Context: one part of a larger RNA
RNA sequence: UGACGGGGGCCCGCACAAGCGGUGGAGCAUGUGGUUUAAUUCGACGCAACGCGAAGAACCUUACCCAGGUUGGACAUGCUCGUGGUACGAACCUGAAAGGGUGAGGACCUUGAAAGAGGAGCGAGCUCAGGUGCUGCAUGGCUGUCGUCAGCUCGUGCCGUGAGGUGUUGGGUUAAGUCCCGCAACGAGCGUAACCCCUGUCUUCAGUUGCCAUCGGGUCAUGCCGAGCACUCUGAAGAGACUGCCCAGGAUAACGGGGAGGAAGGUGGGGAUGACGUCAAGUCAGCAUGGCCUUUAUGCCUGGGGCUACACACGUGCUACAAUGACCGGUACAAAGGGUUGCAAUCCCGUAAGGGGGAGCUAAUCUCAAAAAACCGGCCUCAGUUCAGAUUGAGGUCUGCAACUCGACCUCAUGAAGGUGGAAUCGCUAGUAAUCGCGGAUCAGCACGCCGCGGUGAAUACGUUCCCGGGCCUUGUACA
Numbered sequence: 001u002g003a004c005g006g007g008g009g010c011c012c013g014c015a016c017a018a019g020c021g022g023u024g025g026a027g028c029a030u031g032u033g034g035u036u037u038a039a040u041u042c043g044a045c046g047c048a049a050c051g052c053g054a055a056g057a058a059c060c061u062u063a064c065c066c067a068g069g070u071u072g073g074a075c076a077u078g079c080u081c082g083u084g085g086u087a088c089g090a091a092c093c094u095g096a097a098a099g100g101g102u103g104a105g106g107a108c109c110u111u112g113a114a115a116g117a118g119g120a121g122c123g124a125g126c127u128c129a130g131g132u133g134c135u136g137c138a139u140g141g142c143u144g145u146c147g148u149c150a151g152c153u154c155g156u157g158c159c160g161u162g163a164g165g166u167g168u169u170g171g172g173u174u175a176a177g178u179c180c181c182g183c184a185a186c187g188a189g190c191g192u193a194a195c196c197c198c199u200g201u202c203u204u205c206a207g208u209u210g211c212c213a214u215c216g217g218g219u220c221a222u223g224c225c226g227a228g229c230a231c232u233c234u235g236a237a238g239a240g241a242c243u244g245c246c247c248a249g250g251a252u253a254a255c256g257g258g259g260a261g262g263a264a265g266g267u268g269g270g271g272a273u274g275a276c277g278u279c280a281a282g283u284c285a286g287c288a289u290g291g292c293c294u295u296u297a298u299g300c301c302u303g304g305g306g307c308u309a310c311a312c313a314c315g316u317g318c319u320a321c322a323a324u325g326a327c328c329g330g331u332a333c334a335a336a337g338g339g340u341u342g343c344a345a346u347c348c349c350g351u352a353a354g355g356g357g358g359a360g361c362u363a364a365u366c367u368c369a370a371a372a373a374a375c376c377g378g379c380c381u382c383a384g385u386u387c388a389g390a391u392u393g394a395g396g397u398c399u400g401c402a403a404c405u406c407g408a409c410c411u412c413a414u415g416a417a418g419g420u421g422g423a424a425u426c427g428c429u430a431g432u433a434a435u436c437g438c439g440g441a442u443c444a445g446c447a448c449g450c451c452g453c454g455g456u457g458a459a460u461a462c463g464u465u466c467c468c469g470g471g472c473c474u475u476g477u478a479c480a
Stems, first nucleotide, its partner, number of pairs: 001480002003477003007474007015464002019428005026319008034310002042053002064305007073128001078126006088105001091102004108119004130294002133292003139288002141283003144279001146277001151190006157166003170181003196271004201239007210229002215226003242265001245259003249255001321421001325380001327378004337368003342361002347356003387418001392413007434456007
């Protein structure tokens, strides 16, 4: 100087408390451990591994296993030699395919009058290719975490023999090393804040594909048509919030409390943004890369299998256990997105998944598209039930070369566990939790996961003693 203390002081955070909903029990989905296996490829392991890499494992992917093949190679560069019936190649044989074999036919470019020479291609050899083989403890890059915590430093000066200190401590204050005051310090940098984006109010401009107040036309009806751009909306530019104003407090300061006006008030809400560093944290399997290893194999191609196994154990989720509910009928109201190898309306067929058909749409125009919870009416009456839907049987649909291992969906039948879950444990402070549906990426197909969108919409916070993590000052130390 740090680090540590079941030392002290001050302070903060859904850290506790106060509340609401879960997990832990059940069934299923998914990841992991373990076990099994020819293989169940590999990595990730407290927080910060375990719906993680994977935003799509039937083949492919694929790295694993078995089998069949291949050896200058699936791919790149250069050199040497060879090669016109050469390169290419219909067809055929063999084979699971890959591969192997036969093979009708049969070229091109440059130069040159021609012969020929050179090139391309092909074959042979060489320098080499290749490796998801090892080392993340040789590395780059990127990332996680402490932590959006308020810290981390420098120049000059001053103090100290020196390590180092001072500044950065102190009195206040703040979300903040934020600001004020003081001070052997005076300044400065990286962070904080602000500048950026979205959202909340208003104005101006613009007005089709959007809108419909006014005028006209038309229809069973509908902005359907003309006119219009007021309104809604769209999307560009501005305005607006700054403790600016008032009151009392405070040191007359910083600042805190209350109030006015205002769509919004003291950082308005959300996002992006992550200091010096820590964990030899993670990644050699995204990529790059040193070294090592391999070279008829640890490379490459193909068929099949595996990654989907199952006595168990754990994590993360979904669905429930019902009446604030299930079912049936009727009837409203979104936002954000996607669509031409695509989205597909009206119509017809099918109980349905879906099929037929194809208007329109490169989209504020057409379409996916039905929003769902809600509301109105009916029924069920507390029961393993008209709850719940696992499992299994049968029949189908769709994608795809192909759904046996191993896809999703539909219909009929079946109808398991489950009566609110022990010890323990998680999330959340407001348009949040809870609850309801919708979209997208990946993608032929496959979503209870992930990333977004809107609808309905709470309860509680006395307080900081305690648990956890963190910041500053101080104290002890046999630790570095």